[in-house]
Transfer RNA from a Candidatus Pacearchaeota archaeon, 74 nucleotides, folded computationally.
It matches the Rfam family "tRNA". Rfam classes the family as a transfer RNA.
The sequence is in RNAcentral, with records from ENA.
RNA sequence: GCCUGCAUAGCUCAGUUGGUUAGAGCGCGAGUCUCAUAAGCUCGAGGUCCUGAGUUCAAUCCUCAGUGCAGGCA
Numbered sequence: 001g002c003c004u005g006c007a008u009a010g011c012u013c014a015g016u017u018g019g020u021u022a023g024a025g026c027g028c029g030a031g032u033c034u035c036a037u038a039a040g041c042u043c044g045a046g047g048u049c050c051u052g053a054g055u056u057c058a059a060u061c062c063u064c065a066g067u068g069c070a071g072g073c074a
Stems, first nucleotide, its partner, number of pairs: 001073007010026004019057001028044005050066005
């Protein structure tokens, strides 16, 4: 330099062939339980779906460019 894949909650990851709530586990906070702690149970907070542009009535999803990361080729 070229090619491919990935980017969604603090972390690890689902998800939707474009639409009417964006989710799980762990973590975090509160409550419950206990003499107390942990575990368990209940509830809750937390998101510009990497950035910009385009297509569309409508984009986390499609297209293009950029950025970052990973792999491959030279």